[in-house]
Molecule: small-subunit ribosomal RNA
Organism: uncultured bacterium
RNA sequence: AGAGUUUGAUCCUGGCUCAGGAUGAAUGCUGGCGGCGUGGAUGAGGCAUGCAAGUCAAGGGGACCGCAAGGUAACCGGCAGACGAGGUAGUAAUACGCAGGUACAUACCGAAGAGUCAGGUAUAGCUCGUCGAAAGACGGGGUAAUCCCUGAUAGUCCCGCAAGGGUAAAGGAGUCUAAUUUAUUAGACUUGCGCUUUUUGAAUGGCCUGCGCCGCAUCAGGUAGUUGGUAGGGUAAUGGCCUACCAAGCCUAUGACGCGUAGGGGAGCUGAGAGGCUGACCCCCACCGAUGGGACUGAGACACGGCCCAUACACCUACGGGUGGCUGCGGUCGAGAAUCUUCCGCAAUGGGCGAAAGCCUGACGGAGCGACGCCGCGUGAUUGAUGAAGUCCUUCGGGACGUAAAGAUCUUUUAUGCGUGAGAAAGUUAUUGAUAGUAGCGCAUGAAUAAGGGGCUCCUAACUCUGUGCCAGCAGGAGCGGUAAUACAGAGGCCCCAAGCAUUAUCCGGAAUCACUGGGCGUAAAGGGUGUGUAGGCGGCUAUGUAGUCUUUUGUGAAAGAUCCCCGGCUUAACCGGGGAGACGCAGGGGAAACGGCAUAGCUUGAGGGUAUGAGAGGUAAAGGGAACUCAUGGUGUAGGGGUGAAAUCCGUUGAUAUCAUGGGGAACACCAAAUGCGAAGGCACUUUACUGGCAUACUCCUGACGCUGAAACACGAAAGCGUGGGAAUCGAAUGGGAUUAGAUACCCCAGUAGUCCACGCCCUAAACGAUCCUAACUAGUUAUGAGGAGUAUCGACCCUCUUCGUGACGUAGCUAACGCGUUAAGUUAGGCGCCUGGGUAGUACGAUCGCAAGAUUAAAACUCAAAGGAAUAGACGGGGACUUGCACAAGCGGUGGAUCAUGCGGCUCAAUUCGAUGAUAAACGAAGAACCUCACCAGGGUUAGAAACCAAGACGAUUGCUCCGGGAAACCGGAGAGUCCGCAAGGCGGCUUGGCAGGUGAUGCAUGGUCGUCGUCAGUUCGUGGCUUGAGUUGUUCCCUUCAGUGGGGUAAAGAACAACAACCCUCGUUGCCUGUUUUAUAUGUCAGGCGAGACUGCCCCCUCACGGGGGAGGAAGGUGAGGAUGACGCCAGAUCAGCAUGUCCCUCUGAUAUCCUGGGCUGCACGCAUGAUACAAUGGGCGUGACAACGCGACGCGACGGGGUAACCCUGAGCAAAUCGUAAUAAACACGCCCCCAGUUCGGAUUGAGGUCUGCAACUCGACCUCAUGAAGCCGGAAUCGCUAGUAAUCGCGGGUCAGCUAUACCGCGGUGAAUACGUUCUCAAGUCUUGUACUCACCGCCCGUCAACUCAAGGGAGCCGGGAAUACCCGAAGCCCAACGCAAGUUGGUUCACGGUAAGUUCGGUGACAGGGAGUAAGUCGUAACAAGGUAGCC
Repeated sequence: AGAGUUUGAUCCUGGCUCAGGAUGAAUGCUGGCGGCGUGGAUGAGGCAUGCAAGUCAAGGGGACCGCAAGGUAACCGGCAGACGAGGUAGUAAUACGCAGGUACAUACCGAAGAGUCAGGUAUAGCUCGUCGAAAGACGGGGUAAUCCCUGAUAGUCCCGCAAGGGUAAAGGAGUCUAAUUUAUUAGACUUGCGCUUUUUGAAUGGCCUGCGCCGCAUCAGGUAGUUGGUAGGGUAAUGGCCUACCAAGCCUAUGACGCGUAGGGGAGCUGAGAGGCUGACCCCCACCGAUGGGACUGAGACACGGCCCAUACACCUACGGGUGGCUGCGGUCGAGAAUCUUCCGCAAUGGGCGAAAGCCUGACGGAGCGACGCCGCGUGAUUGAUGAAGUCCUUCGGGACGUAAAGAUCUUUUAUGCGUGAGAAAGUUAUUGAUAGUAGCGCAUGAAUAAGGGGCUCCUAACUCUGUGCCAGCAGGAGCGGUAAUACAGAGGCCCCAAGCAUUAUCCGGAAUCACUGGGCGUAAAGGGUGUGUAGGCGGCUAUGUAGUCUUUUGUGAAAGAUCCCCGGCUUAACCGGGGAGACGCAGGGGAAACGGCAUAGCUUGAGGGUAUGAGAGGUAAAGGGAACUCAUGGUGUAGGGGUGAAAUCCGUUGAUAUCAUGGGGAACACCAAAUGCGAAGGCACUUUACUGGCAUACUCCUGACGCUGAAACACGAAAGCGUGGGAAUCGAAUGGGAUUAGAUACCCCAGUAGUCCACGCCCUAAACGAUCCUAACUAGUUAUGAGGAGUAUCGACCCUCUUCGUGACGUAGCUAACGCGUUAAGUUAGGCGCCUGGGUAGUACGAUCGCAAGAUUAAAACUCAAAGGAAUAGACGGGGACUUGCACAAGCGGUGGAUCAUGCGGCUCAAUUCGAUGAUAAACGAAGAACCUCACCAGGGUUAGAAACCAAGACGAUUGCUCCGGGAAACCGGAGAGUCCGCAAGGCGGCUUGGCAGGUGAUGCAUGGUCGUCGUCAGUUCGUGGCUUGAGUUGUUCCCUUCAGUGGGGUAAAGAACAACAACCCUCGUUGCCUGUUUUAUAUGUCAGGCGAGACUGCCCCCUCACGGGGGAGGAAGGUGAGGAUGACGCCAGAUCAGCAUGUCCCUCUGAUAUCCUGGGCUGCACGCAUGAUACAAUGGGCGUGACAACGCGACGCGACGGGGUAACCCUGAGCAAAUCGUAAUAAACACGCCCCCAGUUCGGAUUGAGGUCUGCAACUCGACCUCAUGAAGCCGGAAUCGCUAGUAAUCGCGGGUCAGCUAUACCGCGGUGAAUACGUUCUCAAGUCUUGUACUCACCGCCCGUCAACUCAAGGGAGCCGGGAAUACCCGAAGCCCAACGCAAGUUGGUUCACGGUAAGUUCGGUGACAGGGAGUAAGUCGUAACAAGGUAGCC
């Protein structure tokens, strides 16, 4: 100090999340020791039991014990109990903190002065008696005091101006003397004790003042003792503190009052700081003591371990009545995630009492429990490589754990045992230690007693294997997991910390994400719709004074703590002690004078006024006008009109539309008109008149800061809407009808109500926008325009120059995330106001105010998501645009779709009909040939290390093979026989057996290689360098001309290059020269074949052009790419193929398989649908006869001539030929010529079927082809729709080849023969390219996405009601007690005021619950539509 996360990528905005620190913590796993701290945060819930406040015998009399000395302790009395200890309920100020003040008080303590005299009466204890279960109470008798009372005295005390008046006390102890009743009395002296009074000190407290002190304004008004005065009461004392009377005040947007929450501070945590959060332990203060009220005593209380009353709860009871208060220390129950011992001691420190000894002290000093925190120590050190074993990984070579272990040597912190053993103690001496036989010290034993937790995808340090397979699970965020998971689980390894480590919760930080330091508002959230203006904030020049301000000094700011410095004590540290600095602030004194305030005196530049001009749809009211529209009446006139994409509803023969005339009505004002003008905004437009607001310019005459902004308030405020009354021509929500449509509550059409218009009154909102608040100042210009002025010019005007105000465009600096803004700022500054703080929920709910209503203003939360968003970039897409191309359309020719058949596919069927391919880019495709084989499928029968391969070992040797027999469908099984390898050797070879292992057309083409299809033979796709940009990216590749072409040229921040294309190169064809060559009957200069060349390049001419190039022409075999082929960029479709091959992983195979062998069947199965073809439907034809002309090919397990046989398929024979020689091969067919057919289901067409044959093959039944004879189906040119083709092409005709025993070939691949038509053109369909535009798409339009309905879940609001809490009001009742009054000698009794609790009543406020209804949010695959994003198919939005 930052990082992750919105996107295809980028920049920005913005939220969410993480890394750090902390805790009175809790939880999980683990746990050796010590020191110092710390530990009931929740129910201020209830408490058993013990202890926590007593003491004084030197105040008093008595009781008991004792021989006595003396002791025990109840009672009266004194002091203490108001401290200490605990808790934080209440309290937002009677609290607290800081700084001040005084109308006050003070027991004990210190100092000083004075006094302490004389009397008196009770009462407890005690004794007697009575009541009661107890607690306790009552009565009679008698008694003391430092108890109480009376009197005297009275100072510097109190009252009072003075005179004068008033108020007090208590004794005890010690010593000595005397007396006697021998135990008391009396006196004197002394006080280490007291008492009374006065003054003072110290310290403590009471009261008052200023400042500081949480949230909500959806709390805006509050207050009757309220504010003040007078008098009185009361108090220690001021005061409405209380009472009577008088006045009507007092507080409040600088937040009163109300509600909620909360003890405050010193301080603690965090942070660079400013801040934010907190108020445990320790210290100070306040408050509380079961709950509420009250007083008494006292120096002090309205009193935690005192009293009275009421209430709730608990306990005892003889039922009559009593008792109690752990928020003291321990302990217990409950609730809770959660917090300890019913310990030791008064030795120390401190407190109470006492003359003292001393007693009391759960304050305190200690120990115990808890890793709760901080700090320290340890779990060993050195050496040790065959890098042991084991585990994990592996490319199988090795690598890691790892000097780690083992082993050797050493040490003893710690642990254990034994011994010794403190300081803390200060008291003149003496006595006194809970902790504790502890710390420390010494000796001994022996590595001996001691390591875990979390993590390892990125953020974030650390990686592999196995298992799992969107399952199980992980997760702080992003996100992992769907068969190769470094993200799940286990293991190994590694990383971090360590007696701890993680998790959870909370706080601060990071977060400049509430921004004072230190943010923003054109489009991301955010400028109020506009003005006037109150409070407030801010304010021109000069001068003087003064509080602020600054500086210095004094006081204070408790201690502890934090920070810094120095020093010290525990072995160190944590911890503890001492000293210093420092510390915000507040108050008092001295000084300075720049700045703002206030006061005073001036000034003119800000502001306002005056005079003179000027422009204007500025406003209000009234009057007038023409065009158009519509209605009415009349005329002319006849069948349509109107409307639309096309129609229809509608109007019209009762006369429309059209046209003419006359009249009525309402609304709006063409041209001028513009980037114009005016206004605060909304807004304002025919003309004229009246009234009226603002603005600009010139002059610089007047006032003298009068200013700017502006919460609140007030005024205005489009359209729509509301109320009352008018008006109503047009248009036109709603509504009706007609269309469109799957539907059409829409878009289009015909009508049409409210409204639109006027007057008056409301409403108060808009995308009320420049999405840009107002004012002032400063900061380049250019240009246009509106309104003035000056100069110049002119007779005048125009022109030109300067200047002020307004309205626009472009642009510099600068700013901005970019787009853009740019003197009319979104630049640089100043002042003021408004507003924002992730998206949704929501501008919604509740509350309040306003409104007739509609509704407006103000304005949340629960819950939910990790984004939502802005600008720009590259693509893709558009029922966006421009340009261009293509058999894309058009123009033509021929087809498909109808028939029959062939083939393929789907479907169905089946034991099986093996598998793959499925729009274009599957379907005569894999398959260039399924009877067996192929074969992967089915049924059945066999084999099991295998049918085939490799390695090792063993034995054997030709066990291979052959012959025979039995079973069998075969494979195979069983048996019998003959026979016995090569080499000198090592060994080789062969099969057999055993062990490794084989095998798989099993899965995954979404794990892959390779290959292929498609866009597309379309012209595109990129790179390095340079330039531009914050960046993604861009430029280059855009633009103009041109081309088949990113082809070429020009221009150009680009100059070049790569792939593809073009061209070239390669092959074929066309012309030709030369050479070579076989064959052909002889010859060759021919034909043919091969090789090497030539030729074509827009080269020449004309026209256009800057050029490139284009158009025409000549010559030429060929002309502008001569024709055809091969050649397929970056990429797209997770396109196809694991069944051609290869290949990762998975699966099947030690008991019989998913391997392998065999027989048979199937892939050919047939109601149907689709695709590709063949043949036809005939006369441009069919049949028969005769006659012509090819090319590419193929051939030895072959082609097969001649000859012979057969109607034929074919058969017999077998010449020639490894082929320019022989054969296929023949007459190639269409074609030509001749004859017949005469328009018909035919002499068309040939399906189907019957019979007989031929051939191949082990075998033609399922299931081959061919031949002959016979049979002779559908079909007469094919609906919607659709395909191919631009020239030697389409169409048509035959021929050959591959596969192959044969063939279902009409398929496929080739070959030649004959040989057309048409293209105006680019509007439309499809596809493609370039540029541009929009985008909410990027899985990229087969995209994205909205709403209702249906299902489930959740939270919040409403809600008839029901239930509970809080505060206050009125009335009733009214305990105890204070006060008052009356009575009483007194004790006391009675009454009254006040008042707690309680009751009644009407409301108020907060919460819980609630049938039901409505909206919101969420949820892999529900329904209906298609609203938005492209012109989203009606532009969208408000």